Source information
A computed fold for a 477-nucleotide part of an RNA from bacterium NLAE-zl-C65, annotated as small-subunit ribosomal RNA, 3' major domain. RNAcentral holds the full RNA, with entries from Greengenes.
Context: one part of a larger RNA
RNA sequence: UGACGGGGGCCCGCACAAGCGGCGGAGCAUGCGGAUUAAUUCGACGCAACGCGAAGAACCUUACCAAGGCUUUGACAUGUACCAGAAUGCCCCCUGAAGUGGGGUGCUCUUUGGACACUGGUUCACAGGUGGUGCAUGGUUGUCGUCAGCUCGUGUCGUGAGAUGUUGGGUUAAGUCCCGCAACGAGCGCAACCCUUGUCCUAUGUUGCCAUCAUUUAGUUGGGGACUCAUGGGAGACUGCCGGGGUUAACUCGGAGGAAGGUGGGGAUGACGUCAAAUCAUCAUGCCCCUUAUGUCUUGGGCUUCACGCAUGCUACAAUGGCUAGUACAGAGGGUUGCGAUACCGUGAGGUGGAGCGAAUCCCUUAAAGCUGGUCUCAGUUCGGAUCGAAGUCUGCAACUCGACUUCGUGAAGGUGGAGUCGCUAGUAAUCGCAGAUCAGCUACGCUGCGGUGAAUACGUUCUCGGGCCUUGUACA
Numbered sequence: 001u002g003a004c005g006g007g008g009g010c011c012c013g014c015a016c017a018a019g020c021g022g023c024g025g026a027g028c029a030u031g032c033g034g035a036u037u038a039a040u041u042c043g044a045c046g047c048a049a050c051g052c053g054a055a056g057a058a059c060c061u062u063a064c065c066a067a068g069g070c071u072u073u074g075a076c077a078u079g080u081a082c083c084a085g086a087a088u089g090c091c092c093c094c095u096g097a098a099g100u101g102g103g104g105u106g107c108u109c110u111u112u113g114g115a116c117a118c119u120g121g122u123u124c125a126c127a128g129g130u131g132g133u134g135c136a137u138g139g140u141u142g143u144c145g146u147c148a149g150c151u152c153g154u155g156u157c158g159u160g161a162g163a164u165g166u167u168g169g170g171u172u173a174a175g176u177c178c179c180g181c182a183a184c185g186a187g188c189g190c191a192a193c194c195c196u197u198g199u200c201c202u203a204u205g206u207u208g209c210c211a212u213c214a215u216u217u218a219g220u221u222g223g224g225g226a227c228u229c230a231u232g233g234g235a236g237a238c239u240g241c242c243g244g245g246g247u248u249a250a251c252u253c254g255g256a257g258g259a260a261g262g263u264g265g266g267g268a269u270g271a272c273g274u275c276a277a278a279u280c281a282u283c284a285u286g287c288c289c290c291u292u293a294u295g296u297c298u299u300g301g302g303c304u305u306c307a308c309g310c311a312u313g314c315u316a317c318a319a320u321g322g323c324u325a326g327u328a329c330a331g332a333g334g335g336u337u338g339c340g341a342u343a344c345c346g347u348g349a350g351g352u353g354g355a356g357c358g359a360a361u362c363c364c365u366u367a368a369a370g371c372u373g374g375u376c377u378c379a380g381u382u383c384g385g386a387u388c389g390a391a392g393u394c395u396g397c398a399a400c401u402c403g404a405c406u407u408c409g410u411g412a413a414g415g416u417g418g419a420g421u422c423g424c425u426a427g428u429a430a431u432c433g434c435a436g437a438u439c440a441g442c443u444a445c446g447c448u449g450c451g452g453u454g455a456a457u458a459c460g461u462u463c464u465c466g467g468g469c470c471u472u473g474u475a476c477a
Base pairs, nucleotide, nucleotide: 001477002476003474004473005472007471008470009469010468011467012466013465015461016460019424020423021422022421023420026315027314028313029312030311031310032309033308034306035305042053043052064301065300066299068298069297071295074126078125079124081122082121083120084119085118091104092103093102094101108115109114128290129289131288132287133286137284138283139279140278141277142275144273149188150187151186152185153184154183155164156163157162168179169178170177194267195266196265197264199235200234201233202232203231204230205229209224210223213222214221238261241255242254243253244252245251317417321376322375323374324373325372326371327370333364334363335362338357339356343352344351345350383414388409389408390407391406392405393404394403430453431452432451433450434449435448436447
């Protein structure tokens, strides 16, 4: 000087408390461990691994396996030398599980020497490796933590390691600012500048909008630019104003006006560093290793197994509910190998068909909770839907291993979950649906967004956990 303390002081955080809803019990889904296996590819392991890499494992992917089948200058790159060719390519036939192997077919320029390429064969350099090492590395990322810290120059003090500044008194979300002070300044962080949202003004009105005037089934048409909305440009919030407190300060409490008030809400933004944290399987890369194989192609299988344990979710256990008929209101996205309307067929998944739309125009697209009627009457039920049987639909070469969905039947556990434990302070929790990426299809109940309805509670900081500052002790570094 740090680190640590079941030392002290001050302060903060959904840290506790006050509340609301969960998890832990059930069934299922997904991930992990374990077991199993020819293989169940690999990585990730307290917080900070476990719906994680994977924004999509039937084949492919795929890295794994073999009772297999091939290949060896190679699936891919550059070059060298020689030989051959009707240039590659495309199409057809045979073989085979496919890869492959065999055969047929037509086609460049030309000065007839050959040439640009390309293909095949041979040769040599080499290719190739998701093989090892993240404890050799770059790059990227997590984490403490959006916590308020981390440092430097000069000066001064100290023999020196170092200290001072950065401590103290206030204050703040903040090393934020003020005052004081052997310090005076400065840098990286904080804040602001950026995006979005909340109000108004203004410009422009099509594919958007419709108050007034006509018209109509319908903003549909004429028309209009008022309004909504969209897209630009501006204004607006700064403790600016008033009062109290405070040291005449920083600031703080209350009020006015205002759409908004003290960082308005949300996002992006992550200092010096810590964990030899994660990643050699995104990529790059040193060294080591393989080179008729640890490379490459292909068929089939596996990654989907299942006495069990854990994690994260979904659905429930019902009446604030289930079923049923009618009826209302979003936002944000996506669409040409695409979205696919009206119509018709089917109980339905879906099929036939193809209008319109590269989209403020058309489509996905009826939002659902909600509201208004009816029914059930507390039961393992008209709750719950697992499981299983049968018949189908769709995608796709192909749904047996191993897809989703539909219809009919079947109708398991489950009556609110022990110890314990998690999230959340407002348009939040809870609850309700919608869309998108990946994607032929899908295991999505995941993830990322979007809107609808919309609470309760916070006395307070004694205690638990984590963190910041000062101080103290130390046989630790």